[in-house]
RNA sequence: AGAGUUUGAUCAUGGUUCAGAACUAACGCUGGCGGCGUGCCUAACACAUGCAAGUCGUACGAGAAAGUUCGCUUCGGCGGAUGAGUAAAGUGGCGCACGGGUGAGUAACGCGUGGAUAAUCUGCCCUUGAGCCGGGAAUAACCCAUCGAAAGGUGGGCUAAUACCCGAUAAUACUGCUUCGACUUCGGUUGGGCAGUCAAAGAUAGCCUCUGUUUACAAGCUUUCACUCGAGGAUGAGUCCGCGUACCAUUAGCUAGUUGGCAGGGUAACGGCCUACCAAGGCUGCGAUGGUUAGCUGGUCUGAGAGGAUGAUCAGCCACACUGGAACUGAGACACGGUCCAGACUCCUACGGGAGGCAGCAGUGGGGAAUCUUCCGCAAUGGGCGAAAGCCUGACGGAGCAACGCCGCGUGAAUGAUGAAGGCCUUCGGGUUGUAAAAUUCUGUCUUCAGGGAAGAAAAAAAUGACGGUACCUGAGGAGGAAGCCCCGGCUAACUACGUGCCAGCAGCCGCGGUAAAACGUAGGGGGCGAGCGUUGUCCGGAAUUACUGGGCGUAAAGGGCGCGUAGGCGGUUUUUUAAGUCAGAGGUGCAAACUAUGGGCUCAACCCAUAGCCUGCCUUUGAAACUGGGAGACUUGAGUGCAGGAGAGGGGAGUGGAAUUCCCAGUGUAGCGGUGAAAUGCGUAGAUAUUGGGAGGAACACCAGUGGCGAAGGCGGCUCUCUGGCCUGUAACUGACGCUGAGGCGCGAAAGCGUGGGGAGCGAACGGGAUUAGAUACCCCGGUAGUCCACGCCGUAAACGAUGGGUGCUAGGUGUAGGAGGUAUCGACCCCUUCUGUGCCGUAGUUAACACAAUAAGCACCCCGCCUGGGGAGUACGGCCGCAAGGUUGAAACUCAAAGGAAUUGACGGGGGCCCGCACAAGCGGUGGAGCAUGUGGUUUAAUUCGACGCAACGCGAAGAACCUUACCAGGGUUUGACAUCCCCUGACCGCCGAGGAAACUUGGUUUUCUGCCUUCGGGCAGACAGGGUGACAGGUGGUGCAUGGUUGUCGUCAGCUCGUGUCGUGAGAUGUUGGGUUAAGUCCCGCAACGAGCGCAACCCCUACGUUUAGUUGCUAACGCGUGAAGGCGAGCACUCUAGACGAACUGCCGUUGACAAAACGGAGGAAGGUGGGAUGACGUCAAAUCAUCAUGCCCCUUAUGUCCUGGGCUACACACGUGCUACAAUGGCCGGUACAAAGGGCAGCAACGUCGCGAGGCAGAGCUAAUCCCAAAAAGCCGGUCUCAGUUCGGAUUGCAGGCUGAAAUUCGCCUGCAUGAAGUCGGAGUUGCUAGUAACCGCAAGUCAGCAUAUUGCGGUGAAUAUGUUCCCGGGCCUUGUACACACCGCCCGUCACGUCAUGAAAGCUGGUAACACCUGAAGUCACUGGGCUAACCCGCAAGGGAGGCAG
Repeated sequence: AGAGUUUGAUCAUGGUUCAGAACUAACGCUGGCGGCGUGCCUAACACAUGCAAGUCGUACGAGAAAGUUCGCUUCGGCGGAUGAGUAAAGUGGCGCACGGGUGAGUAACGCGUGGAUAAUCUGCCCUUGAGCCGGGAAUAACCCAUCGAAAGGUGGGCUAAUACCCGAUAAUACUGCUUCGACUUCGGUUGGGCAGUCAAAGAUAGCCUCUGUUUACAAGCUUUCACUCGAGGAUGAGUCCGCGUACCAUUAGCUAGUUGGCAGGGUAACGGCCUACCAAGGCUGCGAUGGUUAGCUGGUCUGAGAGGAUGAUCAGCCACACUGGAACUGAGACACGGUCCAGACUCCUACGGGAGGCAGCAGUGGGGAAUCUUCCGCAAUGGGCGAAAGCCUGACGGAGCAACGCCGCGUGAAUGAUGAAGGCCUUCGGGUUGUAAAAUUCUGUCUUCAGGGAAGAAAAAAAUGACGGUACCUGAGGAGGAAGCCCCGGCUAACUACGUGCCAGCAGCCGCGGUAAAACGUAGGGGGCGAGCGUUGUCCGGAAUUACUGGGCGUAAAGGGCGCGUAGGCGGUUUUUUAAGUCAGAGGUGCAAACUAUGGGCUCAACCCAUAGCCUGCCUUUGAAACUGGGAGACUUGAGUGCAGGAGAGGGGAGUGGAAUUCCCAGUGUAGCGGUGAAAUGCGUAGAUAUUGGGAGGAACACCAGUGGCGAAGGCGGCUCUCUGGCCUGUAACUGACGCUGAGGCGCGAAAGCGUGGGGAGCGAACGGGAUUAGAUACCCCGGUAGUCCACGCCGUAAACGAUGGGUGCUAGGUGUAGGAGGUAUCGACCCCUUCUGUGCCGUAGUUAACACAAUAAGCACCCCGCCUGGGGAGUACGGCCGCAAGGUUGAAACUCAAAGGAAUUGACGGGGGCCCGCACAAGCGGUGGAGCAUGUGGUUUAAUUCGACGCAACGCGAAGAACCUUACCAGGGUUUGACAUCCCCUGACCGCCGAGGAAACUUGGUUUUCUGCCUUCGGGCAGACAGGGUGACAGGUGGUGCAUGGUUGUCGUCAGCUCGUGUCGUGAGAUGUUGGGUUAAGUCCCGCAACGAGCGCAACCCCUACGUUUAGUUGCUAACGCGUGAAGGCGAGCACUCUAGACGAACUGCCGUUGACAAAACGGAGGAAGGUGGGAUGACGUCAAAUCAUCAUGCCCCUUAUGUCCUGGGCUACACACGUGCUACAAUGGCCGGUACAAAGGGCAGCAACGUCGCGAGGCAGAGCUAAUCCCAAAAAGCCGGUCUCAGUUCGGAUUGCAGGCUGAAAUUCGCCUGCAUGAAGUCGGAGUUGCUAGUAACCGCAAGUCAGCAUAUUGCGGUGAAUAUGUUCCCGGGCCUUGUACACACCGCCCGUCACGUCAUGAAAGCUGGUAACACCUGAAGUCACUGGGCUAACCCGCAAGGGAGGCAG
């Protein structure tokens, strides 16, 4: 620091996901040790049990017991001393308001920070002043009586105090008064004066100086502690104020003690805190009120920071203590382990009544994914009481449990190659695990055992250690006791095998899995971390994805429809002043801890300690005065006014004009009109349309008219009058910043729509009819109502768009247009120049993702407003506001997806455009589709009908030829190292022949008996071949996968295209080149051009054909000469000719003319055998997962006594049917008969076969010749000549069938071909449709070859005869180039919309029903506090002899 994911690819927008860190965590797997920390986030749920706050006898009265000891004793016991002034209870004092827990409540002066308190209190503590005198009356405990189950009371009697009361004394205390002084922020503070008022308690130890008793005591003295009244301090607390402190405006108004005043009450204290009276205020858009959520902070986590999130442990503050209320006591509480009342719950009960409060420490149940021991000790630190000893202390110090976290250590180290074995992989060679192990030599951390053994303890000494026999040290022994978890497709470090087969599963995102999965599972190997590792959850980061730092709004989400204007924000030049902002210095504070730095202490670290920094803040104070703000003054350039001119569909009202449509009346006139793609509905003989004249009525204003004008926008168009707004130019007289923007608010606001009343010609939703159509609730046609028009009132929205808010300033130009002004010039007007305002186009810089914008900015800046934050849900729901309604405005969430969207690029596509080509159409000729047959396919059938090929581009295709074989299929019969290959061992036979069985393969018997080479001691040995047997490696597979492949092939298409290098342009995909103007069959060539070149294609090079030359001359040929025949190149001879087959020439738009751009080229012509590509072969980059695993090869999978192999027979030839490709026909341009003519190209020895002969014939017999320019196949056929048939199912046509034959072949039944005789079917030219062909072509005619024993209507070739038509490119099909649109890219066979059906999820509504919360009104009303009335009770003081009364008090 980034990365993955939208696309075929690209850029940008934008969301989503990941890598990091952290955690009071939990879960899964695993787990050796130690140190330091941490440990109910949920039910502020309920709690058994124990403990957590007592202490003081030196405040007081009373006062045991056990035990010990002494004495007495009737041995039962009694008494004394000690225990002991002790325990327990009581009065009294202090404490219990601290410490500890929790976060329910609280959005608040609760908290944080800084101030105020001249508006306050403060026990214990410290300093200091004064004092501590004299009296009195009770009461608990205790005793007696009594009630009650208990808890707990009641009555009577006795008694003490540091308990209580009275009196004295007293001030710098308190209260009141004061013509006094000082200070003052005018509130008060402070100092005087006068008057009045208020106190106390003793205890202890020692002593005898004083006093008193009297010889050691206290009432005396001294000490210490306590006590009373003051003053001050310290500490702690109360109260008030400035600032900061969550979300919702779908919460906009709230408030009656409310806001203020006067008086009083109350409090420690200010205050509506409370009461009476008076006034009517107070808060709020700078967010009141209401709702929801939440303890706040130091800090913690994250982050570069700014921020964001959070508030465990530790620390500060607050709040709470079963829930709610209340006060009492006290220095302090409205009190966690106090009281009272109410409520819920639990427990006890004798049913009458009582008791309780773990959010203290442990612990239990429950809840939950989840959080510990009913431990030890007061040794340390701290707290309470006490004079002290001491007692108490679940605060605290420690231990225990938990990998919950952080930190540290270990699980060994060195050497060790045959690179062991085993595992895994393998191309079978090896590689890897791997120096890893084993083995050898060491070490001893941790662990185990044994021995020693702290500091923590304390300022005179002694005593005191829970932890703990712990830390630590020493010794001994032995590698022994100690490694896992996750991951390995990309992001993201790390790869193979097997299994599985869209199954099982994985997954954070993209996505894997459908038979070769690096993504599932397992294994091996590898990567990462390591006593841990992963997962889940949460928060920050990445995310500049809320943008202060640091984003945007033409088209991606986003400018309000437009203006006026309030608050607010911002604001020209200059002088002076002020000091709020701002800046600087100083002071206070910002607790500690944390954090950072440095240093130190535990062996290191975590951890702990010290010092410094930091705490970015707030307050006080002293200064500065540039800038902003405030005050005062001036200015004119911003803004406005005046004056002089100007243009305009700007707005309102009134009037008026002509053309046209329609209607009415009348005339002329006659059969149609109208309408459409074509029609029909409609109108018309009752007279339409057309035409002429007259009239009525409504609406709109042709031409002018123009990216012309005006207006803020919506919008505005005949002409005239009238009222009225704004704008522009010139001038520089006036005012003197008066300005800009503008949340709310107010107004305007197209069309449609609504209300009331008019109007209504044309047009025309709805509606009716006619067409179209599969349908047609549409498009087209005929009608037609609201409406459109007017007046008044609503509505308030539009793609209200320049999809571009308003204002100001600045930043190259060029060119139109509208309205002005000035200058020059002129007699004048033009022309020309300058300038302002508006409206367009082009364009530089700049901007932009690009497109584009570009002085009318989307450039550079400033000010103000509005708006955006992924897509869908949704501009929907609910709520509010507005509206008569329609509806508008404001405006979510649940749920769901990984995208949605922008611009541009390359393709593909279009019933888009332009140009061009092709037997593509058209023009022609012949077919096919109908018939019969052949052949292939589908389907069906079958034991099997083997398999493949399926639009063009499968279907007379693989198959250039299925009777057996082929053959792969089926049935049956055999066989298992095999029919075939290699290696090893043994044998020397096997084969053949003969016989038996069998359908054959084969089995079995007999017979026969090896071969070659080398060596040799001649005995034989070795090697090889062949054959048989055996063993296992292996063979074999036309079994699967053509979607794992190679190779080969088809197709677009012989279409003219497809690319590259360098350069240039573009952010980029890409573009350019290859586009453009011409031209061509052609990306063929020329010209132009930011391109210049090049490659694969085109063309050419090759073959055939056409002409010629030359060479050669047999088997070919024959002109001349000769021979010769019935005839004949038959022969001699020759190579002239034909021909054959080698070489060469020839044609290149080369020449001429015209056109063209002086080009390329086209057209015409000449010459020429041939004239502008003659035909073939040759197939660019690629497309179709095209075809083929059955030609072959091949990965993987599968079979291995079978899916291999051998054999016999059958099948591939089936047959209701459908299709493709052909053959033969339907006849007279013909059939038949007779005669007669002319090819080319091939083939031939397991062959072609002549002549001859037999047969009607197929063919047979026979065999010359030929290994071929020699011989043979071989007859060419159509043609020509003559004859016959005479339009018919025929002398056409030949299917089918019968009989008789021939040929091949072991074999012709399934299932071959041919012949003869007989039979003589359909068919009379073929519907919709569809196909081939542009010249030696189509059509017609035959010939040959391959395959092959035989079998050809097929295929491949060959020649013979030999046409018609092409005006052309509108249309169909296919293709090429350019361009355009695109939401397509699997690319139009694309993409994609809506309804319906069923189910599920989420949300809204719903008659109602129910729970919660808040508010208001009313009823009942506990405890408690304050006050009042009546009555009651009453020791201290007063009066009184007393009775009694009073003062005061108490209960109520």